[in-house]
RNA sequence: UGCCUAAUCCCUCGGCACGGUGUCGAGGGAGCGGGGGAACCACAGGGGAGGCGACUCCCCGGGGGCGAAUCGGACCGCUUACGUCCGUAGCGCAGCUCUUUCAGCGCGAGCCCGACAGCUAACCCCGCCGGCUCCAGAAAGAGA
Repeated sequence: UGCCUAAUCCCUCGGCACGGUGUCGAGGGAGCGGGGGAACCACAGGGGAGGCGACUCCCCGGGGGCGAAUCGGACCGCUUACGUCCGUAGCGCAGCUCUUUCAGCGCGAGCCCGACAGCUAACCCCGCCGGCUCCAGAAAGAGA
């Protein structure tokens, strides 16, 4: 200088610094983002046994959230688990911004809740971290 991400900006008070107006703490606001939460709508597990039927009994299985980060195959192991590789839904990147196209390069993780949550107006609650880069393809349209 620019990028990923919601993860930015401003104000007040106090401390530390003070050739800069920065930094730490406590509050507040704006903006961006996430969760819970009616009506209506949606949903109402699988297997076995009994019963004319309505239904009853027993056994088995949890579920959900943030995020692009899902799903499949092969190998290792060989009871599994872990791990490796190849793909894949999806996601990101190139210099004024946005959209589209072609070519190219990457990601395709991780974490949380704790038996519990569909959607959801009012309403309630929560987050604003962290990680990279000094590298720099082309075309069209619209705007600034």
This is a predicted structure of a 144-nucleotide RNA (c-di-AMP riboswitch aptamer (ydaO/yuaA leader)) from a soil metagenome. Model confidence (mean pLDDT): 78 of 100.